[in-house]
Small-subunit ribosomal RNA from uncultured Actinotignum sp., 1512 nucleotides, folded computationally. Its mean pLDDT, the model's own confidence on a scale to 100, is 84. It matches the Rfam family "Bacterial small subunit ribosomal RNA".
RNA sequence: GCGUGCAUAACACAAGCAAGUCGAACGAUGAAACAUACCUGAACUAUUCGGAGUGAUUUUAAGUGGAGUAGUGGCGGACGGGUGAGUAACGCGUGAGUAACCUGCCUUAGAGAAGGGGAUAGCCUUUGGAAACGAAGAAUAAUACCCUAUAACACCAACACCUCGCAUGAAGAGUUGGUCAAAGAUUUAUCGCUCUAAGAUGGACUUGCGUCUGAUUAGUUAGUUGGUGAGGUAACGGCCCACCAAGACAGCGAUCAGUAGCCGGCUUGAGAGAGUGUACGGCCACAUUGGGACUGAGACACGGCCCAGACUCCUACGGGAGGCAGCAGUGGGGGAUAUUGCACAAUGGGCGAAAGCCUGAUGCAGCGACGCCGCGUGGGGGAUGAAGGCUUUCGGGUUGUAAACCUCUUUCGCUAUCGAACAAGGCUCAUUUUUUUGGUGGGUUGAGGGUAGGUGGAGAAGAAGCGCCGGCUAACUACGUGCCAGCAGCCGCGGUAAUACGUAGGGCGCGAGCGUUGUCCGGAAUUAUUGGGCGUAAAGAGCUUGUAGGCGGUUUGUCGCGUCGAAAGUGUAAACUCAGUGCUUAACGCUGAGCCUGCUUUCGAUACGGGCUGACUAGAGGAAGGUAGGGGAGAAUGGAAUUCCCGGUGGAGCGGUGGAAUGCGCAGAUAUCAGGAGGAACACCGGUGGCGAAGGCGGGUUACUGGGCCGUUACUGACGCUGAGGAGCGAGAGCGUGGGGAGCGAACAGGAUUAGAUACCCUGGUAGUCCAUGCUGUAAACGUUGGGAACUAGGUGUGGGGGGCCUUUCCAGGUUUUCUGCGCCGUAGCUAACGCAUUAAGUUCCCCGCCUGGGGAGUACGGCCGCAAGGCUAAAACUCAAAGGAAUUGACGGGGGCCCGCACAAGCGGCGGAGCAUGCGGAUUAAUUCGAUGCAACGCGAAGAACCUUACCAAGGCUUGACAUACACCGCGGGGCUGCAGAGAUGUGGUCGCAUUUAGUUGGUGGUGUACAGGUGGUGCAUGGUUGUCGUCAGCUCGUGUCGUGAGAUGUUGGGUUAAGUCCCGCAACGAGCGCAACCCUCGUCUAAUGUUGCCAGCAAGUUAUGUUGGGGACUCGUUAGAGACCGCCGAGGUCAACUCGGAGGAAGGUGAGGACGACGUCAAGUCAUCAUGCCCCUUAUGUCCAGGGCUUCACGCAUGCUACAAUGGUCGGUACAGUCAGUUGCGAGCCUGUAAGGGUUAGCGAAUCUGUAAAAGCCGGCCUCAGUUCGGAUUGGGGUCUGCAACUCGACCCCAUGAAGUCGGAGUCGCUAGUAAUCGCAGAUCAGCAACGCUGCGGUGAAUACGUUCCCGGGCCUUGUACACACCGCCCGUCACGUCACGAAAGUUGGUAACACCCGUAGCUCGUGGCCUAACCAUUUUGGGGGGAGCGGUCGAAGGUGGGGCUGGCGAUUGGGACGAAGUCGUAACAAGGUAGCCGUACCGGAAGGUGCGGCUGGAUCACCUCCUUU
Repeated sequence: GCGUGCAUAACACAAGCAAGUCGAACGAUGAAACAUACCUGAACUAUUCGGAGUGAUUUUAAGUGGAGUAGUGGCGGACGGGUGAGUAACGCGUGAGUAACCUGCCUUAGAGAAGGGGAUAGCCUUUGGAAACGAAGAAUAAUACCCUAUAACACCAACACCUCGCAUGAAGAGUUGGUCAAAGAUUUAUCGCUCUAAGAUGGACUUGCGUCUGAUUAGUUAGUUGGUGAGGUAACGGCCCACCAAGACAGCGAUCAGUAGCCGGCUUGAGAGAGUGUACGGCCACAUUGGGACUGAGACACGGCCCAGACUCCUACGGGAGGCAGCAGUGGGGGAUAUUGCACAAUGGGCGAAAGCCUGAUGCAGCGACGCCGCGUGGGGGAUGAAGGCUUUCGGGUUGUAAACCUCUUUCGCUAUCGAACAAGGCUCAUUUUUUUGGUGGGUUGAGGGUAGGUGGAGAAGAAGCGCCGGCUAACUACGUGCCAGCAGCCGCGGUAAUACGUAGGGCGCGAGCGUUGUCCGGAAUUAUUGGGCGUAAAGAGCUUGUAGGCGGUUUGUCGCGUCGAAAGUGUAAACUCAGUGCUUAACGCUGAGCCUGCUUUCGAUACGGGCUGACUAGAGGAAGGUAGGGGAGAAUGGAAUUCCCGGUGGAGCGGUGGAAUGCGCAGAUAUCAGGAGGAACACCGGUGGCGAAGGCGGGUUACUGGGCCGUUACUGACGCUGAGGAGCGAGAGCGUGGGGAGCGAACAGGAUUAGAUACCCUGGUAGUCCAUGCUGUAAACGUUGGGAACUAGGUGUGGGGGGCCUUUCCAGGUUUUCUGCGCCGUAGCUAACGCAUUAAGUUCCCCGCCUGGGGAGUACGGCCGCAAGGCUAAAACUCAAAGGAAUUGACGGGGGCCCGCACAAGCGGCGGAGCAUGCGGAUUAAUUCGAUGCAACGCGAAGAACCUUACCAAGGCUUGACAUACACCGCGGGGCUGCAGAGAUGUGGUCGCAUUUAGUUGGUGGUGUACAGGUGGUGCAUGGUUGUCGUCAGCUCGUGUCGUGAGAUGUUGGGUUAAGUCCCGCAACGAGCGCAACCCUCGUCUAAUGUUGCCAGCAAGUUAUGUUGGGGACUCGUUAGAGACCGCCGAGGUCAACUCGGAGGAAGGUGAGGACGACGUCAAGUCAUCAUGCCCCUUAUGUCCAGGGCUUCACGCAUGCUACAAUGGUCGGUACAGUCAGUUGCGAGCCUGUAAGGGUUAGCGAAUCUGUAAAAGCCGGCCUCAGUUCGGAUUGGGGUCUGCAACUCGACCCCAUGAAGUCGGAGUCGCUAGUAAUCGCAGAUCAGCAACGCUGCGGUGAAUACGUUCCCGGGCCUUGUACACACCGCCCGUCACGUCACGAAAGUUGGUAACACCCGUAGCUCGUGGCCUAACCAUUUUGGGGGGAGCGGUCGAAGGUGGGGCUGGCGAUUGGGACGAAGUCGUAACAAGGUAGCCGUACCGGAAGGUGCGGCUGGAUCACCUCCUUU
C1' cells in the first nucleotide's frame, strides 16, 4: 500500500443514528423578510425661528411572502443493510416446461377524461385518563370517497367457421346480447389520471438429474393414493370439502434418528479425490418465541398491525411501553475479533417537475503484523588480526573486517516550502439563435486532505528480533546439575566427564517478523475407481440349494437405448490460466481471450454392449447300454472278546505301581472247565485305497433310494454360471421325554506322590456314551486355500471305465493310448520367505463372502433365535508403540546323534570327627587399617605386623611443609661434639666454625612471601598396564568367487582319521591368517673338543687312612658343538588315501618325558593399596612428625594345613646312601665348655677347592606287647638360651615337670594313571629374631588300577524345537491386596425432544344470522327499499392443560469386568518332549493360573515301522 476482522450466547441490550419525501394533490396555522399607509420621532439640513424637509427608530393595519408545524392525500416503506436459528427439502445446483400464471414505477402503440353528490381528519369548544391514548359536539378541503353517463380490438354468454397441436386444447376471424373508466395541478408548457394491446423487468408454479451419516431405524401411510362434483387461488393441484374406490411409498434403503443453510468458489492434491462454504457474487430462510391476517402491483412485512408466551421498563396499581441477527457501542460468553469517527464530494437508492431533502447503503478515516506485497535499519576501505568475551594441547584458536578509524550516500523518518487528480457532472448568472432537453462564457460545489506527490535542509544520524544446533534436520564447545532440576514431534536424553537439562561463547535458519498450539489436505497404494489384499502376517461364510441382482456361446435381420462424430442453446459476474495494460514496483486493479470438464436439442454413424426377431450345436440337459463304491435310510441276523449269574476243579493269594497303598479274597477270590444272560463295538482283509456337498461312512444278508464315471447317440436348442436376503443339512459336548445300560467314564470318593496336589498314577464310580423322538447350530467344522470357465513342460505311482496291438482253449496276461478320480517329484511363472506348481498359491474372465495396528472384545448395550446352556448380529471410552509372519545367527532344552577329559567307573591315599597352626566370616573394640567372596575369595596381596613396617586409634606437635622446582627480599651458614626441659618429636643454650670465581658471582643453607608440594582420600562401573577363568579346549576369522531381496550361507558341512579345523578323500568353492604341531629350555643315549677347584683306569711317590702328590684324559662329571626317532623298515587292516594295529632294531617308538608358550573372545571378573593416570575431594589437614596402643581380641561358624590315634609302630644303641641351594655386617670347620638351647676361641672360604652338611626313611640289634599305653603330645607350672633400644600386651628355642582330646571319623566330599600316588628327609627366599606346620625347589624309597562310556560334571562338532537375545539365574500366566482412570449394570431421580388421544379455545379468516345501527343510490315522506355494519353463533385455530407411551441425555448407594502403576502375596499354566505335547469346541469341577471327560486339529518333539517319491 491492498485486503480483512464475534467462528462462542439466533444471549440480553442503556442513550444516539439507520426511511422518508411531495405545498406543482388538499384545508389550516403562518415566523423572518419586503413594499405601502399611519403613529412615535434621535440626529442632520436650510430657515422668515412659526414651522418645514430629510429621516435612524417605534406602533398599528391590511397585503406580498413563505420558513416551520401537525393533519388529509399520493408514492416509497416488500429495495438497500443484517444473520444462518430452522431446513436433508424442488431448499439449492443444473437443464427443461407453464396450451395452468401475475407484474407498480419504465418504454411503445391505440382510445379517452362528460355530469353530479355526500362526508371526514386537522382546527375549535367541552370532557375522561397518572400516562399511553381517547370521547362528545360544531365546522371544512382535495388527485380522499360515491352515483350517473359514454366506451371498446377488453371481459362474459350464445351461435356458426378456419388453421395448428402429444391430450386437456391453442391461435385467428365473424354475428348477437350483456358488463366495467377517469382527477386534476401550476410558472401555459408540461406533468398527472382512465381503459386496452405489446415489450422490458421482476416474480409464481411444475418437472428430469445431482445433493451427508446411521439397518444396533425394516416396514411406513387415512387426506393417506386415485376418481367424481363443488369451493378456493394470479394460477395447476387433496390446496380444501362431500361422496366413491383401496390404494401409495420401500432393500436402487421408505419411515425414523442425528448432523447441516445450498452454490459459484476456497484449501490441498500429478490427477482422481479429500476437506470446507469466512470475505465478494447468486438463491433460500429468519427478524424476542409461537400463531394470524390486513393493506398493497408486490408482505403474511427486521426499524407495520392483532393475539398468546417469556423477559425488561414506566405506573398515581386502574393500566401502559419495548424488541440492534441495521451502524457504532455496552454487559455477558469466550483462547479470540475494531470507532458510540467524517461526509453525502463520488457511485447507487426513495420522493419530487425541479431546486432539493433523506440515505450507518456507500465513499473515506481510526484500531489490530490478522493475511499478502514492497522498503529501510547503511555502502566502500580498514590487521597490530586491538581491547573485552569464550576456549585451549598454554603454542594458540575464535568472535573477526566485525569494531575503532578514514571516506561516501540519504530511501524511510525529521524539518521547511509548493501541492494534485477524483468535478464526466450538478447548481447559478449572463450570452447566443433555426425558440429546443442545444452551444459559449463567468461564478460555485471535495468527506478523505494540506492527504498522495514535488523541491530544499541537516545528519549514519532515529530504526532487529525470534527459533533452533543428539538423529530425522542446516548448525558444537565450555561450565553448572547429577534419574535431581528438567527436556521431549517420534526414537529417546539426565544415576559426576550430558554436542539432548540450565547458562555462556560460537554457529545455523528465517527476518518485521519468528516460534507454539489447533484445524484441513498431502506424503498414506494406510479404504486401493484410477490404485490393495484374504495358505502361514488382519481376512474364504462349516456345507449345499436357490430368489432378486450381476455376468453370459455361434449366427440373420431390425431398432438406434448405451457408444461415437458434427452443430445449436445454455453453462451470471467475480475467481483461475494466458496475453496486454494502470498505480514508481509488487500485492491490487482494468481490458481481451481461454476455461467453466455439465445439461438440453437437432442431424449423422451402427463395429461393440443392449432390446426385438429368426436360425444353429461346441455350453447345459435328456435317452437307451455298461460299470465301481464303508453314499443314505429300514428290517431281520452272525461270531470273537469284556462283564455278570449258576455249577465243577482247586486252595491263598489276587490286583495294581516307578515303588506302594486303597480294593477283592478261607463266607473260597485270582486261575481253569462247562452252561446261561445282557449290552456295545465289528480283529484280520485295510491300503497317502473307495464313496459323499460338507459333517461323515467299515461284520454279513435282504428290499428301498441319491449321486458319479465310461462308451454310443438320429433328442431339446443357451434352457447357463454365481448368488445379497431365504431354506435345508451340519462331529462332539449339551438339553427335553421315554427306553436301555456290558465296557468306558466328566463330577464325586478313597489310596498314593508332593512343601501343598482341588492334578498327572492307582482302586472304585454317577451323568453321559447306545436306541427312539424333539431341540441346540457350534469345532484347529483345516487343504487354515469360496464357486465356475479357459489356457500354460514333463516324470512316476495308484482307484474306475473304454480303444488298439501281441500272447492265449478258457480264465487271464503283457504293452500302448484315451477319459475320469487320488498321491508324490519337478520346469517356467508366482511368493516377504516358507513354499505352490495342469487337483496352482501360474496367466486371465465372471459372481459372492471377508480384511484394514495391538489390547479393550467377538465383549457391553439393543435386536432376533433358543427350554436352558448359549448362538447370530456387533460398538465405544480408555490404553500401548507396537502386536504379528517367514527366515537368519546365537544361546538354551528334564530333544537326538558322534566324541573327549582322573568326568564316572576300577584303585591308592586323604578331608569332614580330635588337638594345634594359619586365613576368613561374625561378634567385640578407641582402633581391631584396607583389599580379595561359587568354581576362578578364605597358609590369598603378606618371600616374615614386638618398635619400624602401618595405611588404623587416642594423645602431643608443624603449616611452602617429611619430599621437588622456580622467583623476590633479608641473613650467613650448614654440619659435628655437648648441656638442660620433655614420653619423644621438638624447644632452648654452649663449643669447633666457608667453599669457589679475574670480577659480577656461583654453590650450600636459615627466615618471610608467592606459584606449589603432599594425600595407602573416592571412583577398577572413566582408564593404561597386569592377572585370573572358560582352557592347552580346538577352535576363531578373512580375501576373491558362488548362492540368497536380505540378515546371512558356502569355505569350516559330508565319509574316514587324529591329542588336534591333525591329515586324506569328496564337494561352488579356491586360497590365506590367528590358534594346533614344530622351532626354545631341561632330562634320557652316543660322538667330538676341552680338563680346574672336578675325575683316577694305567705308571710313580707318600700316608694308619684319604686324588694327598707327580702325572694322566681312558672313565664319571662340567662346558661347548654335533648325532639320534622319521610310522624310516617288515607284516596286517584301510577308498590300499590319511592313518591304525603288531613286529624288528634301538638309550628312546608312534607327541619319548617335563617346562615355557594361552587364538577370536566371555565374565562392566580382580587390582586407583605395586606402578601410571582422567575427573572429583582435603589444603593450620583426608598432608606431615612423634611416643604409646591396635592389626595377635573370642560365645561361635567355615576353609587350608600339621600332629596323631599306634606294632608295616614307639623308643634306645649302632650303621649306609643324595641332590638342589646358600655364604664376607656372611657360612663358620676343628678344639674347649654346658644335660640342652647355646657360649668361648679361631682355621678355611667371596667358594666344582672351604663351610652350612647330621640326610631321613632304610639296614642291624635291644626293650615295649595292645593299654588311653614307653601311643599321642595339647595345656599349664618352674628354670634357662638367643636375637634385638626393647620380648608385658606380642618372639623363637632348650631343660625339668604336667600329660588334655584323640582308639581311624555321619551326610557328604577331594587328589592322583608312573618314577605318578603314597612316604622320607634336605635346601632357599623373606629375615636382627620369628609365630614356616606356609610357599618355592631338591633328591631317597616307591605302588595299585583303568572292564568300559549306561549314568554325574565340564567341554567340542552336527542336527532339531523355541514365545529366549541382559540369551533358562531367560521368558511368562491367573487369582488376591493397594492406588488411579474410563466404561457397563442398578432401586430410583431429574431434564430434553417428536408424535398421539382428549379438554380449553386467543387473535383472525370464513360461513350463518343480524330484532340493534346506518351520509351518498332509488323511491319518496312510509322514520320505506337496496346495500353495509356492530353484536351473536358455527367450523378451523396458537399457546396452555390432562394422560399413557416412544426416543434420547445427566446424576445415582451399590456392583461388574477392563486398562495402567511400584522391587507386594500365592502358586508355575504356556514357550524346549516346558518336565502330563499343545491347541479348538463343549460340559463339569477347582484359591488361582487351570484340571478332567467326549470329539477334532498338527500350528507336536523323539524313536521305530509301513507306503510313496527322487538319484545312481
The organism belongs to Actinotignum, within Bacteria.